[in-house]
Context: one part of a larger RNA
RNA sequence: GAUUGAACGCUGGCGGCAUGCUUAACACAUGCAAGUCGAACGGCAGCACGGUCCAGUUUACUGGAUGGGUGGCGAGUGGCGAACGGGUGAGUAACGCGUAGGAAUAUACCUUGAAGUGGGGGAUAACUUGGGGAAACUCAAGCUAAUACCGCAUAAGCUCUACGGAGGAAAGCUGGGGACCGCAAGGCCUGGCGCUUUAAGAAUAGCCUGCGUCCGAUUAGCUAGUUGGUAGGGUAAAGGCCUACCAAGGCGACGAUCGGUAGCUGGUCUGAGAGGAUGAUCAGCCACACUGGGACUGAGACACGGCCCAGACUCCUACGGGAGGCAGCAGUGGGGAAUAUUGGACAAUGGGGGCAACCCUGAUCCAGCAAUGCCGCGUGUGUGAAGAAGGCCUGAGGGUUGUAAAGCACUUUCAGUGGGGAGGAAGUUUGUUUGGUUAAGAGCUGAAUGAAUGGACGUUACCCACAGAAGAAGGACCGGCUAACUCCGUGCCAGCAGCCGCGGUAAUACGGGGGGUCCAAGCGUUAAUC
Numbered sequence: 001g002a003u004u005g006a007a008c009g010c011u012g013g014c015g016g017c018a019u020g021c022u023u024a025a026c027a028c029a030u031g032c033a034a035g036u037c038g039a040a041c042g043g044c045a046g047c048a049c050g051g052u053c054c055a056g057u058u059u060a061c062u063g064g065a066u067g068g069g070u071g072g073c074g075a076g077u078g079g080c081g082a083a084c085g086g087g088u089g090a091g092u093a094a095c096g097c098g099u100a101g102g103a104a105u106a107u108a109c110c111u112u113g114a115a116g117u118g119g120g121g122g123a124u125a126a127c128u129u130g131g132g133g134a135a136a137c138u139c140a141a142g143c144u145a146a147u148a149c150c151g152c153a154u155a156a157g158c159u160c161u162a163c164g165g166a167g168g169a170a171a172g173c174u175g176g177g178g179a180c181c182g183c184a185a186g187g188c189c190u191g192g193c194g195c196u197u198u199a200a201g202a203a204u205a206g207c208c209u210g211c212g213u214c215c216g217a218u219u220a221g222c223u224a225g226u227u228g229g230u231a232g233g234g235u236a237a238a239g240g241c242c243u244a245c246c247a248a249g250g251c252g253a254c255g256a257u258c259g260g261u262a263g264c265u266g267g268u269c270u271g272a273g274a275g276g277a278u279g280a281u282c283a284g285c286c287a288c289a290c291u292g293g294g295a296c297u298g299a300g301a302c303a304c305g306g307c308c309c310a311g312a313c314u315c316c317u318a319c320g321g322g323a324g325g326c327a328g329c330a331g332u333g334g335g336g337a338a339u340a341u342u343g344g345a346c347a348a349u350g351g352g353g354g355c356a357a358c359c360c361u362g363a364u365c366c367a368g369c370a371a372u373g374c375c376g377c378g379u380g381u382g383u384g385a386a387g388a389a390g391g392c393c394u395g396a397g398g399g400u401u402g403u404a405a406a407g408c409a410c411u412u413u414c415a416g417u418g419g420g421g422a423g424g425a426a427g428u429u430u431g432u433u434u435g436g437u438u439a440a441g442a443g444c445u446g447a448a449u450g451a452a453u454g455g456a457c458g459u460u461a462c463c464c465a466c467a468g469a470a471g472a473a474g475g476a477c478c479g480g481c482u483a484a485c486u487c488c489g490u491g492c493c494a495g496c497a498g499c500c501g502c503g504g505u506a507a508u509a510c511g512g513g514g515g516g517u518c519c520a521a522g523c524g525u526u527a528a529u530c
Stems, first nucleotide, its partner, number of pairs: 001530004006526005013377006019370002021335001026333003030330003035080003040077002043073002047071003051066006087288003096213007105205003110201008118152001120150002127142006158167003172193006180187002214260003221251003226248008263285004267278004290311005313324004341367001343366003349363001350361004380410004390401004414471001416466005424457001427453011474519005479500003485514005495502002
């Protein structure tokens, strides 16, 4: 000099854009953060509509009962999602990360292609009844549905194979419809969404290897599944990954082992560079989710807001037994020099579910707080010498503060008040015309065009008007380094100080006044890096 996720002191007008627990991976009250689908299913607890019955009645209606008929829908079965997104950096010196390669693998949803979607069965929740329990919850009996579950059939370019053969799937739901069949439901035709098998793709994920990746030798030897082989098991998959047997290997001064420290990287800071330091925000990867262990489900987890066991802690209890996990967003206590709101909205972007409408989304977008940082703007402009008054100095003449002020003439950014007002909006619903599909003018789908709807921010940005210089400057320093000097007070005292050093009666170095210098909504100090 540059820099910082800074803090502290004094001061503080506005805006834009960023950033904001670096400490206790300490403990957490409360609310929210993952749901959705009735176009998979049986249903109907609640709401609304209409139907039927009864009663009242002013014949507009009101009340009661009833039945899932309709819109919808609590709880339940089922599907998909919950493995993403969000947080943190405790652990980890490791194929963890970075980079360059590799072969023995898997993949729900998505895209493209091929083939199929036939016919049956038995249960079970909800519900009803009964029982246990303080509760959490739970037991028994009975009834019922499915895109839940299980056989049968068929099947390949699928799997296995001794090459003879063997195994081997599926589920329906829904929109519309002229003729024909049917009492009806529907059959039938057609469109959409699904389902099963298979091949490929895309994009992911698992695995292996070369090289690189901090300090300590006051850590020199380490190792028995250890190193390799054979056989088997296991896995999606190679492999001591695991087991049995066999051999005795494997690593190490090119630093093994042990100890300490640490998430890694793109990057960031500094520097002419080489290098040094660092790893906040943003992005990629990894690890973790009260502590330790374990598996289940699933395409995917050994799963932050799932399960089981053990432990510590907190809470409830009828003492028998139960409940919980903010390193999600806010917020509380605590620790600390120190770090924000228990806010708004799904309008946009993205994600989950759904045919869709739509629902959910503390992701996200916004707003609030903080000079924490960077950037921009303002706190007036011109004129004005009697060089006013006052202050300070003085050699007593004067000098300086100083065109500074006052006065005069202007302007009105920003803030204030009032009015106008984009863009962030694409979509969605609906009408008309037209193309495709089709038996069809239906439905579905594409295009053009019209209408309605569609913004949290938001009193938006921006523009106009109004009034009035009106509301807006401080901090540090002035001995040398280092830009900036005098007076008074003090008298090795009080004090200053980054280094040299000042102060013991004329202190440009302490304290105050005047003056000056440098920065400026900041200025200094402290800490840290180069």
Molecule: small-subunit ribosomal RNA, 5' domain
Organism: metagenome